About this RNA: The RNA shown here (small-subunit ribosomal RNA) has 1391 nucleotides and comes from a wastewater metagenome. The coordinates come from a structure-prediction model, not an experiment, and the mean pLDDT is 85.
[in-house]
RNA sequence: AGGGUUUGAUCCUGGCUCAGAACGAACGGUAGCGGCGUGGAUUAGGCAUGCAAGUCGAACGUGAACCUUGCUUCGGUGAGGUGAAAGUGGCGAAAGGGUGAGUAAUGCAUAGCCAACCUACCCCCGACACUGGGAUAACCAGGAGAAAUCUUGGCUAAGACCGGAUAAGCUCGCGAAGAUGCAUGUUUUUGCGAGUAAAGGAGGCCUCUUAACAAUGCUUCUGGUUGGGGACGGGACUAUGUUCUAUCAGCUAGUUGGUGAGGUAACGGCUCACCAAGGCGAUGACGGAUAGCCGACCUGAGAGGGUGACCGGCCACACUGGGACUGAGAUACUGCCCAGACUCCUACGGGAGGCUGCAGUCGAGAAUCUUCCGCAAUGGGGGAAACCCUGACGGAGCGACGCCGCGUGCGGGAUGAAGGCCUUCGGGUUGUAAACCGCUGUCACACGUUAUGAAAGAAACGGAGUUAAAAGCUCUGGGUCUUGACAAAGGCGUGGGAGGAAGCCACGGCUAACUUCGUGCCAGCAGCCGCGGUAAGACGAAGGUGGCGACCGUUGUUCGGAAUCACUGGGCAUAAAGAGCUCGUAGGCGGUGAGAAAAGUAGGGUGUGAAAUCCCUCGGCCCAACCGAGGAACUGCGCUCUAAACUGUCUUGCUUGAGGACCGAAGGGGACCACGGAAUUCCUGGUGGAGCGGUGAAAUGCGUUGAUAUCAGGAGGAACACCGGCGGCGAAGGCGGUGGUCUGGUCGGUUUCUGACGCUGAGGAGCGAAAGCUAGGGGAGCAAACGGGAUUAGAUACCCCGGUAGUCCUAGCCGUAAACGAUGGGCACUAGGUAGGGGGGUACCCAAUGCCUCCCUGCUGGAGUUAAUAUAUUAAGUGCCCCGCCUGGGGAGUAUAGUCGCAAGGCUGAAACUCAAAGGAAUUGACGGGGGCUCACACAAGCGGUGGAGCAUGUUGUUUAAUUCGAAGCAACGCGCAGAACCUUACCUAGGCUUGACAUGCUAGUAGUAGGAACCUGAAAGGGGGACGACUCUCGAAAGAGAGAGCUAGCACAGGUGUUGCAUGGCUGUCGUCAGCUCGUGUCGUGAGAUGUCGGGUUAAGUCCCAUAACGAGCGAAACCCUUGUCUUCAGUUGCCAGCGGGUAAAGCCGGGAACUCUGGAGAGACUGCCGGUGUUAAACCGGAGGAAGGUGGGGAUGACGUCAAGUCCUCAUGGCCCUUACGCCUAGGGCUACAAACGUGCCACAAUGGCUGGUACAGAGGGAAGCGAACUCGCGAGAGCAAGCAAAUCCCAAAAAGCCAGUCUCAGUUCGGAUUGAGGGCUGCAACUCGCCCUCAUGAAGCUGGAAUCGCUAGUAAUCGGAGAUCAGCUACGCUCCGGUGAAUAUGUU
Repeated sequence: AGGGUUUGAUCCUGGCUCAGAACGAACGGUAGCGGCGUGGAUUAGGCAUGCAAGUCGAACGUGAACCUUGCUUCGGUGAGGUGAAAGUGGCGAAAGGGUGAGUAAUGCAUAGCCAACCUACCCCCGACACUGGGAUAACCAGGAGAAAUCUUGGCUAAGACCGGAUAAGCUCGCGAAGAUGCAUGUUUUUGCGAGUAAAGGAGGCCUCUUAACAAUGCUUCUGGUUGGGGACGGGACUAUGUUCUAUCAGCUAGUUGGUGAGGUAACGGCUCACCAAGGCGAUGACGGAUAGCCGACCUGAGAGGGUGACCGGCCACACUGGGACUGAGAUACUGCCCAGACUCCUACGGGAGGCUGCAGUCGAGAAUCUUCCGCAAUGGGGGAAACCCUGACGGAGCGACGCCGCGUGCGGGAUGAAGGCCUUCGGGUUGUAAACCGCUGUCACACGUUAUGAAAGAAACGGAGUUAAAAGCUCUGGGUCUUGACAAAGGCGUGGGAGGAAGCCACGGCUAACUUCGUGCCAGCAGCCGCGGUAAGACGAAGGUGGCGACCGUUGUUCGGAAUCACUGGGCAUAAAGAGCUCGUAGGCGGUGAGAAAAGUAGGGUGUGAAAUCCCUCGGCCCAACCGAGGAACUGCGCUCUAAACUGUCUUGCUUGAGGACCGAAGGGGACCACGGAAUUCCUGGUGGAGCGGUGAAAUGCGUUGAUAUCAGGAGGAACACCGGCGGCGAAGGCGGUGGUCUGGUCGGUUUCUGACGCUGAGGAGCGAAAGCUAGGGGAGCAAACGGGAUUAGAUACCCCGGUAGUCCUAGCCGUAAACGAUGGGCACUAGGUAGGGGGGUACCCAAUGCCUCCCUGCUGGAGUUAAUAUAUUAAGUGCCCCGCCUGGGGAGUAUAGUCGCAAGGCUGAAACUCAAAGGAAUUGACGGGGGCUCACACAAGCGGUGGAGCAUGUUGUUUAAUUCGAAGCAACGCGCAGAACCUUACCUAGGCUUGACAUGCUAGUAGUAGGAACCUGAAAGGGGGACGACUCUCGAAAGAGAGAGCUAGCACAGGUGUUGCAUGGCUGUCGUCAGCUCGUGUCGUGAGAUGUCGGGUUAAGUCCCAUAACGAGCGAAACCCUUGUCUUCAGUUGCCAGCGGGUAAAGCCGGGAACUCUGGAGAGACUGCCGGUGUUAAACCGGAGGAAGGUGGGGAUGACGUCAAGUCCUCAUGGCCCUUACGCCUAGGGCUACAAACGUGCCACAAUGGCUGGUACAGAGGGAAGCGAACUCGCGAGAGCAAGCAAAUCCCAAAAAGCCAGUCUCAGUUCGGAUUGAGGGCUGCAACUCGCCCUCAUGAAGCUGGAAUCGCUAGUAAUCGGAGAUCAGCUACGCUCCGGUGAAUAUGUU
């Protein structure tokens, strides 16, 4: 400090969300120890039990029990002592402790203030304490009651209670003098009068008094009364601050004030009587909701925001509500009375109680502890003290609830062990981790030992004071005795042994950390985005890794990030947001000079801002947490002194802001009255005679009762053509014929007057288009609703024919609009250019015009601003002032409440719930029944087809044991298949094999081994069988031994046309041979991107030229390549034959030739090169010349970046998954050839431009050895026989066909057409039944040019004619691919 998330990408706006810190927490998992903290936040719900406030005999009277003693009738009784218990009395009980219900001010905080007050105990000072009296509890006796308790009679004491006296002082009344303040007043001194006090107790002593002891004496201490002062504590008042709500706007009768009285410690309507009618309120009264407040705590850079646990200050409360009493103090937590609810006791008549004290219990709740120990310490109450009391407090216990600290070992240790996991199988990782070796001893455990928290109190013994006193008492020194809950805690030592001690969460991005398996939109995850539909780093598990660690996560809440309520520090043209406009109240802000004062402001001083906390520095616990001391700070408030620039205030001026005056000007500014012409409609009359009207086309409608058209006259209403203009006026809405009357505003000029009179404007008031509403008029045209006709799938619409409200006027409502410049008003400043409207000045004689100037209205454009678009002196720039408004989308401008309205409805205006977006501007593509330019057999113009028939072939469907699989708009369907009878073959049925049909390796075995004929079985494969019978290498003389190949058995593995083309490579199709697709550098843009590649021309072309913030380049186009067309040259056989010679029936047949054709090498040729025109002097185009060929000459190969998750795992390759005596392999037979139906692609036809018969002519390109096969012979023919030649410019296939020349047929289902079927043959092949081709004879179907629709083709093309080849034993080929022959028509043109 930011990140994720809206988009294909971008910038912005904007919300949601995450990372941080914190907690009195809770939940899940886990858990060794200690220290310090902390722990009922919910039901201020109910409570069993125990304890939490007593103490004093040195205030008083009794006095059980016990002890001592005298007497005794032994029952008891007298005296003394000690003293329980209750009582009188005193002090305390108003503190301490708990809780936060109430309370928005009777509270709290800060600063003041009381001249309006009180204060027991404590301290200081002064004065005093004289004299009397009568009671009453306890107790005794009696009574009532279950009890609580009550009651009658009697006895008694006091520091209890009550008289009298005294009165320094005090209080009150009346005076006098002085001082002083802050208004009432306060205060000092003083005179007179009246009123008002008291209590004793304890110790000691004999100095004083007393005759004496003793004491009523003295003395010490303590207590009492009164007055003054102090301290502590409280009471009252004032100012300021202190949550939300206006969908709470008015509240108030003791209310506000006065006079008088009462009351209080004290002021006061605090209370009462009377009088007045006030008081409070948009600076938010009154009402409603919520809440104890503060020091502080959490967070934050801060400003702020949130909180008010623990600790401390204040307040309030004590079962709920009310009330007083006592007292210094209470309206009293463990006092009283009354009422109420609840609980308990009861003899039913009555009683008792109050845990929001400490423990504890129930309940509700996610949730919060022991019915512990002790008064040892600190503190409090009582007491003279000892001491007693103290659930305050000190401690312990429980809870990882928090913070802090410690430990769970340390060092060495690589065959990097085993195991796990992953793996490309090589290895990697867990991992020095473990084992193992050496060491240490914290914590826990066991034993032993030991410090601190203790200060005091009570003695002996001293000193000082008091006193007559050595007594006593007080103070002080002193040190013997006594006091520890905690605590078997802590410290220290010893012992033993690594022994007893690690988990939790995460691992797609944000966010550190990755793999495998399982799962298959299932199960599940998730804070946001989002994961999961068969290869999930996101689910679950495992291994690994990351983070933190006795804790780790989750949930909740707060702040932060969020500048996302913006004071610091935001916005409102288009993202949410300027009110429709104006006037104006409160308020806010305000020109210029001088002076005064000092409210704001600034500086100095001072008081306060409790302590604790935070911060700094030291210090104490081993450290830390924790604790202590000192400092700083507490940013605040008050008082005081100073300053006077600025703001405010007061006084006095000024003229530039504002306004007035005078002179001029323009204008659809407003209201009323009057008038005008054109047009529509209607009425009357004339002419006229069949239609009119309306539309894309029609129809409804009108018309022979006379329309439309036309002429004349009349009526009525509304609106004002041309002028007319980004021209004028008005605040906005808005305003348009002409004249008149009344009236508002604006501009210019003169610089004449006033002298800041100004700007804005919450509430408020007025104006406010259209539609709508009320009442009354008016009503020509137009026209919601409505009726009809069309359109349409429908047509509650668009179009047409009608038509009512309404539109118009008067009066009154309504109060809204995309009321828009989507831009509030005012003032000032900040480059230009140009145009229009209204004034003035100047030059000129006038005008036109030029220049200067003020106001208004536009366009263009720079700086600046803006997210960009844009805006830009008419700001959205730069500043100041005031108002309005916004805070994610939807819900919703809805509901509700209030208010306005006759109504319609307006104004104000939520929430629940839901989403992660909604949105602005711009970018790139795509799309449009948007535009422009352009191209293509895209259409048009033509020619020929398909779609109808028959057959062939492919597909769907159906069928089947199987009809193997794939291909699916174009771009699947004569496609993979350039050849399914077996094979192919992947499918089906049946029979078999199991290391396998095929590859490699290992182990063991085998010696008549490998191989293998007969023979048996079988459909074959296979199974059995076994005559015969090998080979290589090493050692060895040999015999033989060993090894190999082979075989057998087994293990690894082979194999799979099984799956996924959406895991892939490669290859291919398609857009498309369309002209496109990009890059580097530069430039522009915040950016995505743009530019280049756009524009003007041109081209088949992003082809080229020009222009140009672009300059270049690449992949494409073109060219290079092949082929074809012309020529040259070289070569001349197998091809050729002009000339020469020979020769034949004929023939390049022969000699020869090298000219020609041809063959095939090398070259030439075409480049807009030349001419003319057009064009920009360009590119280029048009025409021409020459030329075999002319503007890429024709054809081919060649296919940019990319698109279609296009096609193919069945060509091949390949990841994952799946099968392994089978999803592998072999074999036989069958199937892929089925057939109600449908579609695609073709062939042959329907005939005369034809069929048939005869004759006859002319190609090119191919193929040929398990081949092509001549001639000859046979056969009608398919073919057969025999066989020459030829590995080919030589021989063969091989006849080219259409054509041409004749003949015939004569329009017919035919001499067209050939399907189908019968019979007989031929050929290939192991084999033609399923299921081949061909021939001959016979048979002779449909079909007479094909509906809607649809395909191809622009020239050697279409059409038509035949030839060849691949595959191949043969063939289903009418397919496919090549080859040549004949050879057109049309294109004005268009989208």
The RNAcentral record of the sequence draws on SILVA.